A computed fold for a 100-nucleotide RNA from a Planctomycetota bacterium, annotated as Glycine riboswitch aptamer. The prediction has a mean pLDDT of 78. The organism belongs to Planctomycetota, within Bacteria.
[in-house]
């Protein structure tokens, strides 16, 4: 050096959709705000889950075929997440520290 933990700095995507219940506000029995739930759309950069070359075994009519290994910012969308703000957030930067 790479990795690991610790600090601090950077850091995207997708509904300001609709419904109730409490709550709160008004020009008041009606409207608006909110919305722990609900429903329908999305989003992928906590985590997860699948896979291609290449290699391994088996097999073959030598064209292939079977299984196992085999990545990800690719896909899937289980989880999370989807105005602002917090707060998470791959991965990037510095910092100490361990290891070497």
């Nucleotide at each position: 050096c790479a990795g690991a933990c610790c600090c601090g700095g950077g850091g995207a995507g997708a509904g300001u959709u609709c419904c109730a219940a409490a709550g709160c506000g008004c020009c008041a029995c009606g409207c608006g705000c909110c919305g722990c739930g609900g429903a329908c759309g999305c989003c992928g950069a906590a985590g997860g889950g699948g896979c291609a070359a290449g290699c391994g075994u088996c097999u073959u009519g030598c064209g292939g075929g079977a299984c196992g290994u085999g990545a990800a910012a690719c896909u899937c969308u289980c989880a999370g997440g989807c105005a602002u703000c917090a707060g998470g957030g791959a991965c990037c930067c510095g910092g100490a520290c361990u290891c070497c």